[in-house]
Context: one part of a larger RNA
RNA sequence: CCCGGGCAAGGGAACUCGGCAAACUAGCCCUGUACCUUUGGUAGAAGGGGUGCCUGUGCAUGUUUCUGAAAUAUGUUGCAUGCGCAGGUCGCAGUGACAAGGAGAGAGCGACUGUUUAUCAAAAACACAGGUCUCUGCAAGAUCGUAAGGUUGUGUACAGAGGCCGAUGCCUGCUCACUGCCAGUACGUGAAAAUCCGGUUCAACGGAUCUAAGCGCUGGUAAAGAGCGGGGGUAACUCUGACCCUCUUGAGGUAGCGUAAUACCUCGCCGCUUAAUUGGCGGCUUGCAUGAAUGGCAUAACGACUCUCUUGCUGUCCCUGCCCGGGACCCGGUGAACUCACUAUCCGGUGAGUAUGCCGGAAACUUCCAGUGGGAAACGAAGACCCCGUGGAGCUUCACUACAGCCUGUUGUUGAUGUAUUAUUCACGUUGCAGAGCGUAGAUGGGAGCCUUCGAAGCAUUCUCUCUGGGGAAUGUGGAGGCAAAAUUUGUAACACCAUCCAACGUGAACGAUGCGUCUUACUCUAGUACUAGAGAACAGCUGCAGGUGGGUAGUUUGGCUGGGGUGGUACGCCCUCGAAAAGGAAACAAGGGUGCCUAAUGCUUGACUUAGGCGGGUCAGAAAUCCGCCGUUAAGGGAGAAAGACAUAAGUCAGGUUGACUGUGAAUCUAAAAGCGUGAUUCGCAGGGACGAAAGUCGAGCUUAACGAACCUAGGAAUCUUUUUGGUUAGGGUCCUAGCUGUCAAACAAGUUACCCCGGGGGUAACCGAUUGGUCGCGGGCGAGAGUACACAUCGACCCCGCGGUUUGAUACAUCGCUGUCGGCUCAGCUCAUCCUGGUGGCGCAUAAGCCACCAAGGGUCGGGUUGUUCAUCCGUUAAAGAGCUACGUGAGCUGGGUUCAGUACGUCGCGAGACAGUACGGUAGUAUCUACUGGGAGUGUGACCAUCUGAGAGGAAGAAUCGCUUAGUACGAGAGGAACGGUGAUUCGUGGCCACUGGUGUACCAGUUGUGUAAAGCAUCGCUGGGUAGCUACGCCGCAUUUGGAUAAGACCUGAAAGCAUCUAAGGUCGAAGCCAUACUCGAAACGAGAUGGUAUAAACGCUCAUAAUAGAUGAGUUUGAUAGAGCAGAGGUGUAAGCAUAGAGCUGAGGCGAUUUGUGAGCCUACUGCUACUAAAGUUUUCCGCAGCA
Repeated sequence: CCCGGGCAAGGGAACUCGGCAAACUAGCCCUGUACCUUUGGUAGAAGGGGUGCCUGUGCAUGUUUCUGAAAUAUGUUGCAUGCGCAGGUCGCAGUGACAAGGAGAGAGCGACUGUUUAUCAAAAACACAGGUCUCUGCAAGAUCGUAAGGUUGUGUACAGAGGCCGAUGCCUGCUCACUGCCAGUACGUGAAAAUCCGGUUCAACGGAUCUAAGCGCUGGUAAAGAGCGGGGGUAACUCUGACCCUCUUGAGGUAGCGUAAUACCUCGCCGCUUAAUUGGCGGCUUGCAUGAAUGGCAUAACGACUCUCUUGCUGUCCCUGCCCGGGACCCGGUGAACUCACUAUCCGGUGAGUAUGCCGGAAACUUCCAGUGGGAAACGAAGACCCCGUGGAGCUUCACUACAGCCUGUUGUUGAUGUAUUAUUCACGUUGCAGAGCGUAGAUGGGAGCCUUCGAAGCAUUCUCUCUGGGGAAUGUGGAGGCAAAAUUUGUAACACCAUCCAACGUGAACGAUGCGUCUUACUCUAGUACUAGAGAACAGCUGCAGGUGGGUAGUUUGGCUGGGGUGGUACGCCCUCGAAAAGGAAACAAGGGUGCCUAAUGCUUGACUUAGGCGGGUCAGAAAUCCGCCGUUAAGGGAGAAAGACAUAAGUCAGGUUGACUGUGAAUCUAAAAGCGUGAUUCGCAGGGACGAAAGUCGAGCUUAACGAACCUAGGAAUCUUUUUGGUUAGGGUCCUAGCUGUCAAACAAGUUACCCCGGGGGUAACCGAUUGGUCGCGGGCGAGAGUACACAUCGACCCCGCGGUUUGAUACAUCGCUGUCGGCUCAGCUCAUCCUGGUGGCGCAUAAGCCACCAAGGGUCGGGUUGUUCAUCCGUUAAAGAGCUACGUGAGCUGGGUUCAGUACGUCGCGAGACAGUACGGUAGUAUCUACUGGGAGUGUGACCAUCUGAGAGGAAGAAUCGCUUAGUACGAGAGGAACGGUGAUUCGUGGCCACUGGUGUACCAGUUGUGUAAAGCAUCGCUGGGUAGCUACGCCGCAUUUGGAUAAGACCUGAAAGCAUCUAAGGUCGAAGCCAUACUCGAAACGAGAUGGUAUAAACGCUCAUAAUAGAUGAGUUUGAUAGAGCAGAGGUGUAAGCAUAGAGCUGAGGCGAUUUGUGAGCCUACUGCUACUAAAGUUUUCCGCAGCA
């Protein structure tokens, strides 16, 4: 020193993030017990009293004796147990040890008991009783399984399953626009199958019809997912706004709560608590960003939860000390691991920018032991942060693509039948009204007859249709005619009758379709005697095909650049200028801009013209309209496009004519090393057919430089080639042109999250420190506008300018990612000075006192608390003062771990979600000393034997620092009020060195008391506990620390004194002047390699032995028989407190013998680390040897 314990004066949380840790409390009995309350609790609330032993006595119970015939007896004997009472008595203390709650108050959260991250989180998280919603009628729903089959359940809606909330109390507002779910669905869309059509037949192929679920559409649903506004004005002080206006929504947040586990600003404001409060509680409340079963608010009880306060208590602290045990240390025995290139001094410099190792100095004999942790950017782990990888994994979803599952249609398994509706075909029947016309004229053609006793006209009744006028049908009656033609008329059309046809309707049949039913034999289920019965039933189930849905599951993707990454931007394809340094080329997330078109004229050609602006003149007419004249090298214009260049011979403006904004084709070019797709542009041509022009000629768009995109695939166009086959066609393939994209623009189909994370790498790249820089920051200077009554400079000092520092914040990305532990505090400090105090000075707008400014000065000093993790800040109380910085924002192998920064959880906000937040809140794991260094202690060698005593080169510290009182002195000064100093003297605080007579602490030597155990004594129970206490060690106690003197100085003050006949502190010379510097004083110090001096040496030195004034080992010191060194004995001094024994007293009891806690007298006893005496025991031994040759390993 570490670990585990004991005690502590005075204070009592001042410690600290926080009472962490420790202490206090404690059993039982009696008493007493508040707020609140769900009336159960709270409650062991709190608080108070008692508790031992002895003697006696009462009661109860059990058992036992006696008496007696018996007894459960108001009887009797003894014992045991329990509960009492009375008296006596001792101690500091009676649950005497052990065992054994500290308590209370106010909040938050969660109702509660419970559960959880085995191994960093026990919680506010989970669960819970209870509430509510949804699904489910049993072959249920849900779930596992490919299936068979299983669970729920051998249960049946008072049941089962799932979701959300989470006791209880009061409540649970508005919104159905979005997403989801549920329901509906005339219509739209809608696959396969089916039907029909085209395709000369057939086929490929094409089209249409019909049509399920789904979607669209309509509605419902929020204790489903979710969501729940803004602006302006207004009341007779002001403020506010019941009120009004307006925009807008699906609805605009109701009750409640509110600076909160939610509030950024924020340490909000007020009150209480405190001396002081970033805390706590209560209010207010404009709520960044509360809010109602993702529940809101309240709540008794409960909580190893979180926060605050009070009381008690204490070594948490002021401020440490002592003691005990186990380690550490020494000896004997046994005996690992990490680590290890070689090694290992300091300072300054250098260097990839923090060196044991390089450079220059300094220091440094060799080596060992114990200890401390400054350094080895120590060790431990190929950094968990950050970035990167066309790395990985987990999770999510309205990413992409699939697949289970589910829904639906259809084929098959799959049969019979009724009815209704309906498509198509066939048969029969009916109907067909513009107006005109006798009138209800479907169309065309034929046509002069047709119907009728097989019953005409007419009449009656009924039915049906209807254009309301009539048409048609049936039955009855009736009993012979009726219609047409012709003529007249009307009209597009003329009628009887026959044929064919159109539209609509009706009836029937066939073949289908659909709906609703029935049947039983497929199929399914149930029961049993096992092939019957019952139930369901062509449904379901199963199979194939098809559509929908589908994070349930899976595979993947989720770009690049980038003064780190992300956010932002696009510097990712093009064009212009500058950068770009006069060839060419040339980068940046340098600077300034543009582009993803437009135009049938804004193109081509021929001809003509000259602009902007200015001046002068001129009706309305103005600065500016149109007109005239003059000047006018581009100041104008072009597509009002970007810029640059070019352009007046015009490329600009106007007019005429036009379509060259053409087709085909060849060669070549677009310049810096090489290569190069596409696009674009340019030059020289050829052919065709054109435009303009008299012609020469110009014209393959725009004055030039931007205006764009491969292949596959699809579509269009023009010719044309080609395969199979053919008498021929179609379809297919190819060539050419055009269009449709890849803007990440030489062109993948592609969203997130990870703090649960992983791997590989990177100091190629961020967060700490360092380094560089010094914008910012801090400090200083120059100039001197001005303020200061006057006066720039007592004091303050604008604008502008110049520096220094390397404490801020940045910038950079140099070192470090096979790892340099990150904020603050504690501890211990070292340095700087730009000085807070103390010391010495100068100036003042300095009377004194108190101050302001400046100079010198770093020796010393520089406080205690409240809140906060804080640094910082702010407050309380002091002080001479409560300095500023640096030291890896000094210091984690020194501590702490409150903050930050893993995993859990909650709130607000964001996100559909997984999740996220320099937002908040609760919780949350470390170890090691080899070297060096330092602090101490030894050994050896050297210094020419050994020993002793010195000198003092050098080293060290602060050994002192400061304050207050009294006096000087109520003096100097001052009108007064006030009010010093030099000097003298006393004390205090801090620092430092030592000591133990006193006081206090300890005191596991010791003494005494006492509990349990034990027959007793001893022992044990923390030394069992309690009360004292010697020595020693200690502080809270005591003593000391020259008012010393000298020297050299700083700022400053002077003398003399020239340069400069004066003046001048200076130039020569001389004198003063500070807590600072050097000495004086103290400590170490011959290893001071310059190794010193003096003295002594057998009366010596060393080992061994007995020891302590010493002590980790060594060392040091005392003694060693000529001896008191240790032990032992004796005596003293001291501690405790009166031993044993004997006698006395003793409440009472008694069997009369005695018993009895205890008491008094006598007597003390026990003990010791101290002092002294006494050789009784143990130190009785061994080695070496000079007066010179001192030695040569």
About this RNA:
This is a predicted structure of a 1193-nucleotide part of an RNA (large-subunit ribosomal RNA, half B) from a sediment metagenome. Its mean pLDDT, the model's own confidence on a scale to 100, is 81.